Transfer RNA from Cycloclasticus sp., 77 nucleotides, folded computationally. The sequence was found in a public genome assembly. The coordinates come from a structure-prediction model, not an experiment, and the mean pLDDT is 82.
[in-house]
RNA sequence: CGGGGCGUAGCGCAGCCUGGUAGCGCACCAGUAUGGGGUACUGGUGGUCGGAGGUUCAAAUCCUCUCGCCCCGACCA
Numbered sequence: 001c002g003g004g005g006c007g008u009a010g011c012g013c014a015g016c017c018u019g020g021u022a023g024c025g026c027a028c029c030a031g032u033a034u035g036g037g038g039u040a041c042u043g044g045u046g047g048u049c050g051g052a053g054g055u056u057c058a059a060a061u062c063c064u065c066u067c068g069c070c071c072c073g074a075c076c077a
Stems, first nucleotide, its partner, number of pairs: 001073007010026004020057001028044006050066005
């Protein structure tokens, strides 16, 4: 330099193809059961979807640019 993949809750991920207002597991908080811990059950909190712009009534999803990480190739040595 060229090509490809990834970025969504504290952590690990799904959702994207086919636009309809964001979800799962663990963790966390509260309650119940237990003398307590652990554990089980019930309920709940938490996310400007890496950033910016565009299209649209509506964007995590489509388009453009950009940032970070990873892989492959080329180049240099």